[in-house]
RNA sequence: UUAUCGAGAGUGGCCGAGGGAACGGGCCCGUUGACGCCACAGCAACCUGGCUGCAAGAGCCAAGGUGCUAACUCCCGCCCCAAGUGAUGGGGGAGAGAUAA
Numbered sequence: 001u002u003a004u005c006g007a008g009a010g011u012g013g014c015c016g017a018g019g020g021a022a023c024g025g026g027c028c029c030g031u032u033g034a035c036g037c038c039a040c041a042g043c044a045a046c047c048u049g050g051c052u053g054c055a056a057g058a059g060c061c062a063a064g065g066u067g068c069u070a071a072c073u074c075c076c077g078c079c080c081c082a083a084g085u086g087a088u089g090g091g092g093g094a095g096a097g098a099u100a101a
Stems, first nucleotide, its partner, number of pairs: 001101005010040005018029003023077004041069003046065002048062005073096001078093004083088001
């Protein structure tokens, strides 16, 4: 910089108090052991390899390099739109973040 982020996929061992990126709010996970680390298993198909095809930003197969396996990226925060007396909920966008190339 570009693309994607509503789907999918967990068991065991070790550790021991916090964790869900940061700040604020909410909500949730966690001593019935979370988070993290390791092993194995699995998911997906970005890159890669093969095939089809005139070709494509197309389709199919594989799974070598990554990634991932609570909750939409857990939700909101800023801007816009429309509904509502309001509380509030809905839609679009931005920003931030994650992954791949």

This is a predicted structure of a 101-nucleotide RNA (SAM riboswitch aptamer (S box leader)) from a soil metagenome. Its Rfam family is "SAM riboswitch aptamer (S box leader)". Rfam's curators write: The SAM riboswitch is found upstream of a number of genes which code for proteins involved in methionine or cysteine biosynthesis in Gram-positive bacteria. The sequence is in RNAcentral, with records from MGnify.